A computed fold for a 72-nucleotide RNA from a Candidatus Micrarchaeota archaeon, annotated as transfer RNA. The coordinates come from a structure-prediction model, not an experiment, and the mean pLDDT is 84. It was read from a public genome assembly.
[in-house]
RNA sequence: GGGCUCGUAGUCGAGUGGUAAGACGUUCGCUUCACACGCGAAAGAUCAGGGGUUCAAUUCCCUUCGGGCCCA
Numbered sequence: 001g002g003g004c005u006c007g008u009a010g011u012c013g014a015g016u017g018g019u020a021a022g023a024c025g026u027u028c029g030c031u032u033c034a035c036a037c038g039c040g041a042a043a044g045a046u047c048a049g050g051g052g053u054u055c056a057a058u059u060c061c062c063u064u065c066g067g068g069c070c071c072a
Base pairs, nucleotide, nucleotide: 001071002070003069004068005067006066007065010024011023012022018055026042027041028040029039030038048064049063050062051061052060
């Protein structure tokens, strides 16, 4: 220098056009003499940044940034 791939709550991770699941963790409640376990509930994501297409973009296109792999 060229090509491919990934980027989504604190962590892991699903979703690939119709506005974001789940698990762990966190907080509160129940339970206990108390803690843990268990059960119930809640909060937590402008989906890496910018631009474009579209009625509508996490999803498609371009570009930038970051991580990984391959070739030279």